[in-house]
RNA sequence: GUUGAAAAAGGCAAACUGUCCGAAAGGACAGGACGCAAAGUUAUGGGUCUAAGGUAUUUUAUGCUAUGAUUGCCAAAUUACCAACU
Numbered sequence: 001g002u003u004g005a006a007a008a009a010g011g012c013a014a015a016c017u018g019u020c021c022g023a024a025a026g027g028a029c030a031g032g033a034c035g036c037a038a039a040g041u042u043a044u045g046g047g048u049c050u051a052a053g054g055u056a057u058u059u060u061a062u063g064c065u066a067u068g069a070u071u072g073c074c075a076a077a078u079u080a081c082c083a084a085c086u
Stems, first nucleotide, its partner, number of pairs: 001085004011036002016031006034072001040078003044075003047070003053065005
């Protein structure tokens, strides 16, 4: 420098359960492992989810709307471990 076929020193942790936060989506911590070679970081582009507030209407409601959420949906940016090859 290239690559991630095999491996895994070290690492992360889905579903589910408990407690807490939140209007919700979802999040934090603990337990737990489905998986992950960036499942590290950043909401920058796209996607998806939610609709408190706002707004429209045919107003016990429904539609629209992100300023909310998701980086374990994809891309991009950035940093790094291990291994193989050079």